[in-house]
Molecule: transfer RNA
Organism: Actinomycetota bacterium
RNA sequence: GGGCUGUUAGCUCAGUUGGUAGAGCGCUUCCUUUACACGGAAGAGGCCAUAGGUUCGAUGCCUAUACAGCCCA
Numbered sequence: 001g002g003g004c005u006g007u008u009a010g011c012u013c014a015g016u017u018g019g020u021a022g023a024g025c026g027c028u029u030c031c032u033u034u035a036c037a038c039g040g041a042a043g044a045g046g047c048c049a050u051a052g053g054u055u056c057g058a059u060g061c062c063u064a065u066a067c068a069g070c071c072c073a
Base pairs, nucleotide, nucleotide: 001072002071003070004069005068006067007066010025011024012023013022019056027043028042029041030040031039049065050064051063052062053061
């Protein structure tokens, strides 16, 4: 330098014909306990890497950029 893949909650990851985003763990509150843990219930937390484009509508399609990984040279 070229090619491919990935970027979504604090962490690990889902999310298919484009239609207002979810799980597990973690966090907060409550119940339970003398207390902690376990267990149960409720809740908070996301501009879906960034910027443009297409579209009535984009996490999902197109382009560029940034970062990470792999391959080739």